[in-house]
Context: one part of a larger RNA
RNA sequence: CCUGCAGCGGGACGAGAAGACCCCGGGAGCUUUACUGUAGCUUGGCAUUGGCUUUAAGGUUUAUUUGCGCAGCGUAGCGGGGAGGCUUUGAAACCUCAUUUUCGGGUGAGGUGGAGCCGCCAAUGAGACACCCGUCUUGUAAACUUUAAAAUCUAACCUCAAGGGAAAAAACCAUGGGGAACAGUGUCUGGUGGGCAGUUUGAAUGGGGCGUUCUCCUCCUAAAGAGUAACGGAGGAGCUUAUUAAGGUCGGCUUAGCCCGGAUGGAAAUCGGGCUGGAUGUGUAAAGGCAUAAGCCGGCUUGACUGCAAGACCUACAAGUCGCGCAGGUGCGAAAGCAGAACUUAGCGACCCGACGACACUUUAUAGAACGGUCGGAGACAACGGAUAAAAGUUACCCCGGGGAUAACAGGCUGGUACCGCCCGAGAGUCCAUAUCGACGGCGGUGUUCGGCACCUCGAUGUCGGCUCACCCUAUCCUGGAGCUGAAGCAGGUUCCAAGGGUUUGGCUGUUCGCCAAUUAAAAGGGUACGCGAGCUGGGUUCAGACCGUCGUGAGACAGGUUGGUCUUUAUCUGCUGCAGG
Numbered sequence: 001c002c003u004g005c006a007g008c009g010g011g012a013c014g015a016g017a018a019g020a021c022c023c024c025g026g027g028a029g030c031u032u033u034a035c036u037g038u039a040g041c042u043u044g045g046c047a048u049u050g051g052c053u054u055u056a057a058g059g060u061u062u063a064u065u066u067g068c069g070c071a072g073c074g075u076a077g078c079g080g081g082g083a084g085g086c087u088u089u090g091a092a093a094c095c096u097c098a099u100u101u102u103c104g105g106g107u108g109a110g111g112u113g114g115a116g117c118c119g120c121c122a123a124u125g126a127g128a129c130a131c132c133c134g135u136c137u138u139g140u141a142a143a144c145u146u147u148a149a150a151a152u153c154u155a156a157c158c159u160c161a162a163g164g165g166a167a168a169a170a171a172c173c174a175u176g177g178g179g180a181a182c183a184g185u186g187u188c189u190g191g192u193g194g195g196c197a198g199u200u201u202g203a204a205u206g207g208g209g210c211g212u213u214c215u216c217c218u219c220c221u222a223a224a225g226a227g228u229a230a231c232g233g234a235g236g237a238g239c240u241u242a243u244u245a246a247g248g249u250c251g252g253c254u255u256a257g258c259c260c261g262g263a264u265g266g267a268a269a270u271c272g273g274g275c276u277g278g279a280u281g282u283g284u285a286a287a288g289g290c291a292u293a294a295g296c297c298g299g300c301u302u303g304a305c306u307g308c309a310a311g312a313c314c315u316a317c318a319a320g321u322c323g324c325g326c327a328g329g330u331g332c333g334a335a336a337g338c339a340g341a342a343c344u345u346a347g348c349g350a351c352c353c354g355a356c357g358a359c360a361c362u363u364u365a366u367a368g369a370a371c372g373g374u375c376g377g378a379g380a381c382a383a384c385g386g387a388u389a390a391a392a393g394u395u396a397c398c399c400c401g402g403g404g405a406u407a408a409c410a411g412g413c414u415g416g417u418a419c420c421g422c423c424c425g426a427g428a429g430u431c432c433a434u435a436u437c438g439a440c441g442g443c444g445g446u447g448u449u450c451g452g453c454a455c456c457u458c459g460a461u462g463u464c465g466g467c468u469c470a471c472c473c474u475a476u477c478c479u480g481g482a483g484c485u486g487a488a489g490c491a492g493g494u495u496c497c498a499a500g501g502g503u504u505u506g507g508c509u510g511u512u513c514g515c516c517a518a519u520u521a522a523a524a525g526g527g528u529a530c531g532c533g534a535g536c537u538g539g540g541u542u543c544a545g546a547c548c549g550u551c552g553u554g555a556g557a558c559a560g561g562u563u564g565g566u567c568u569u570u571a572u573c574u575g576c577u578g579c580a581g582g
Stems, first nucleotide, its partner, number of pairs: 001582008010574003014569002022403006028395004034199005040192003044188005050153002053150012067136001077135005084118003093112008157179005163173002202214003211231001215237006238384001239283001240342002247301007255279001256276006281290002284347001286345003305328004311322003317385001330339003356376004361372001410457001411455001412453003416450001418446006427437002464539001465537003469531001470528005477502003480497006504518005545563004549558003
């Protein structure tokens, strides 16, 4: 070195299971003051459903009653007829009672009484409740009718009992008792209704969640045409203006700052002169403009018009923007001309459904109307190209399809943070920067912390600590050798060389760490997938059970606590150990 046998379990990102964590897409379970329904419960109407009485309300008919401005004998509803009417079938007057009242009176009934009472005529807009007819208003009574409530009846209907056939149950039949037009049932309707059902519960995102954002305008990023991203840096908008228009036109004017001079008068009020040149101003952000002014003031006004539109800009589409010129009618101006809002760029919302105003286009035999149509202005989708008329949560009981397109472990890159050095040397060190320490600062190294990135791995790379077994580094804790010292010696401080060997045992805690105790020459720091689970453990973390606190209406949740909780694998290759043979 080769071969074999017996072992070990470092590696083959070993085997096993299309990762259960995380994200994306889909589903399901559960919850609720998510949405929409629905069983059930309940309200009312109608039907099944009938008789009679009372009360209340309404209606019709009949009878009866009521009616007061002032003037006027006085309580004159309105219209017509009317010269007489009522009365021994009991007038006036008086008494009693009832009713009504505008408190004056009116009306009715009974009694006494025993013959009269009222009208026509004068005052009034209108003349007799003298009388008759009709009618309105306010009441009363009766009848009929409708509705409602209450009471009652029995025959629907319900229920109970013994009985009948054929031995029995139900149903049925006949009888009797009780309830009763209620209940029950059907249908329509209002309420309630996680009991049940179907669903919804946005996206972007240096993982996801929480937060924030989502449309429009201006600037920078933007690389001198246009355009151009980020959870890049700055700001704005969801309007305003019509009587003093911030619009149109015609005419006129120049702001601001600085200097000098000038009463009150000052850093700024108003006045004069000069200089700068657009700094002022522009309704509102910024940019670009603006003195011929688009800035400021005044006169007159409504073009902040109707119907169109050559041609362009922009642009995936849909949208958005500018506009010569023509017709009608108009404003200003002497006129030429200018005017279809505003110095420009934000100030906004598609389609559908319905409503509103206008037009009078259409209209199913005809006339009219409805519906429809045309024009106009509103009402919102802000997740702002708007999924529906209409919508929230939870899952550790979870499931499926996917992802290393995307997180947690480990590795990688980076090195802000961390650790270790170096430079400068203010200062401390009695004096003296550098024995020792070293501010403010500067420059590196390492890849042990916390991070950033998301590059292999989600058809699986098992995660803290302990045990066992270790191999390596040196920035050396001990042991060895040196320099300096603020090294007398002893003991130290600091630096250099050096990795051969070593670097403890207990108590508490799952702990690493740490604190404590006792030792030691010393009780150094790191790397090895925070070495090592196909070597062990399983105390912690991190499934399913349960308890507490807190949060939540709830289902449930909590880098809060507590208790419990299956650790599979017979070694093919490689590696290593031992033995044997060649």
A computed fold for a 582-nucleotide part of an RNA from a Candidatus Colwelliibacteriota bacterium, annotated as large-subunit ribosomal RNA, domain V. The organism belongs to Candidatus Colwelliibacteriota, within Bacteria. The RNAcentral record of the full RNA draws on ENA. It matches the Rfam family "Bacterial large subunit ribosomal RNA". Its family is annotated with ribosome and structural constituent of ribosome in the Gene Ontology.